[in-house]
Context: one part of a larger RNA
RNA sequence: AGGCGGGGGAACACACAAGCGGUGGAUUGCCUUGAUUAAUUGGACAACAAGCCAAGAAUCUUACCUGGGUUUGACAUAUAGUUAAAAGUAAUCGAGAGGUUAUGAUUUAGCAUUUCGGUGCUAGAGGGCUAUACAGGUGUUGCAUGGCCGUCGUCAGCUCGUGCCGCAAGGUGUCUGGUUAAGUCCAGAAACGAGCGCAACCCUUGUUUCUAGUUAGGAUGUCUAGAGAGACUGCCGGGGCAACUCGGAGGAAGGAGGGGAAGACGUCAGGUCCUCACGACCCUUAUACCCAGGGCGUCAGAGGCAAUACAAUGGGUAAUACAGAGGGAAGCGAAGUCGAGAGAUGGAGCGAAACCUAGAAAGUUAUCCCAAGUUCGGAUUGUAGUCUGGAACUCGACUACAUGAAGUUGGAAUCGCUAGUAAUGGCGAAUCAGCCAAGUCGCCGUGAAUAAGUCCCUGUUCCUUGCACU
Numbered sequence: 001a002g003g004c005g006g007g008g009g010a011a012c013a014c015a016c017a018a019g020c021g022g023u024g025g026a027u028u029g030c031c032u033u034g035a036u037u038a039a040u041u042g043g044a045c046a047a048c049a050a051g052c053c054a055a056g057a058a059u060c061u062u063a064c065c066u067g068g069g070u071u072u073g074a075c076a077u078a079u080a081g082u083u084a085a086a087a088g089u090a091a092u093c094g095a096g097a098g099g100u101u102a103u104g105a106u107u108u109a110g111c112a113u114u115u116c117g118g119u120g121c122u123a124g125a126g127g128g129c130u131a132u133a134c135a136g137g138u139g140u141u142g143c144a145u146g147g148c149c150g151u152c153g154u155c156a157g158c159u160c161g162u163g164c165c166g167c168a169a170g171g172u173g174u175c176u177g178g179u180u181a182a183g184u185c186c187a188g189a190a191a192c193g194a195g196c197g198c199a200a201c202c203c204u205u206g207u208u209u210c211u212a213g214u215u216a217g218g219a220u221g222u223c224u225a226g227a228g229a230g231a232c233u234g235c236c237g238g239g240g241c242a243a244c245u246c247g248g249a250g251g252a253a254g255g256a257g258g259g260g261a262a263g264a265c266g267u268c269a270g271g272u273c274c275u276c277a278c279g280a281c282c283c284u285u286a287u288a289c290c291c292a293g294g295g296c297g298u299c300a301g302a303g304g305c306a307a308u309a310c311a312a313u314g315g316g317u318a319a320u321a322c323a324g325a326g327g328g329a330a331g332c333g334a335a336g337u338c339g340a341g342a343g344a345u346g347g348a349g350c351g352a353a354a355c356c357u358a359g360a361a362a363g364u365u366a367u368c369c370c371a372a373g374u375u376c377g378g379a380u381u382g383u384a385g386u387c388u389g390g391a392a393c394u395c396g397a398c399u400a401c402a403u404g405a406a407g408u409u410g411g412a413a414u415c416g417c418u419a420g421u422a423a424u425g426g427c428g429a430a431u432c433a434g435c436c437a438a439g440u441c442g443c444c445g446u447g448a449a450u451a452a453g454u455c456c457c458u459g460u461u462c463c464u465u466g467c468a469c470u
Stems, first nucleotide, its partner, number of pairs: 001470002003467003007464007015454002019417005026308008034299002042053002064294007073134001077133007088103006106125008136283002139281003145277002147272003150268001152266001157196006163172003175188004202260004207229007232254001235248005297436001310410001314369007326357003331350002336345003376407001381402007423446007
């Protein structure tokens, strides 16, 4: 100088307290472990692994296994030699990859020749074969690395120049008293300044003015797009040297208005050599490459994250109201018709403020159910179907009928959340032929309770003290 303390002081955080809803029990889905397997590809493991990489595993993907094949190679550059074919098409063998046979005669420049159709020679482009340099590797090492990312943490810290103090390591500044979300600012002080952080500048949302505007038959306007205004402790009162703080007015908004993007010096030899790049090592008739089939989808047990429930603030039936944000051409696909339904048919319109997706659902109104393993709950299984796709056996989603399991609110323990939040209801998108999405990322509807206290638990920041630690 740090680090640590079941030392002290100060301050803070959904840390606790006060509340609301969960997890842990059930069933199912997904992930992980373990076991199994020819293979069940690999990585990630306290916080910071486990609906994570993966915003889509039937083939492909695909890295794994079995079998069939290839060896200058699926791909790149170059040299030397050689060849007249190659691509395509057809037949045949084959699971396919591929093999065999037939057909198939490209192109540029120069020169020579010509019956003006071409022909010959040289050089080149392109193709095959042989040989050689080499290719190739999702092989190893993230403890050789770059880049990118996570975490502490949007926590308030981390440093420098000059000066001063100390023999020196170093200290001071960065401390003390206030104050703040903040090393934010103020006052003091051997310090005076400065940098990276904080804040602000950026985007969005809430109010308003102006301008412009299509895509409603027309107009206004909601609206859409752009440019401004508006909030600054500016005003009033109390406290205070000040910074600031408490209350109030006006105001759409009040003291950072709400949300986002933005993450200091560094820490964890944190993660990634399976995005990419790269050192070293290793393989080179195989650890490379092509293909078919299988596997990544197994199932006694365990863990994690979700969905659905256990019902009456509910379930069924009928009627009826109100969104936002997206997407659409190998696309979205209307009306009509058929079907009980998934869906089929149909093809209008739309490269979209115009058309389609598209019926929002909780809600409201009426009515049935009457406390039960039920008109709760929907797993499982049988049968019949629909759709995508070359193909749904392993292994897709959906529909109908039948079946109707566990489950009556969950032990110890444990998680999230302070407002348009929690809870609850539906809608959309990416990926995508389809989909194992109950995931992820967004959107709007309904819409609470409780606290405004503390440092007891968990942690963080600052000062100080002790130390058998560095």
The part of an RNA shown here (small-subunit ribosomal RNA, 3' major domain) has 470 nucleotides and comes from a Candidatus Absconditicoccaceae bacterium. RNAcentral holds the full RNA, with entries from ENA. Its Rfam family is "Bacterial small subunit ribosomal RNA". Its mean pLDDT, the model's own confidence on a scale to 100, is 83.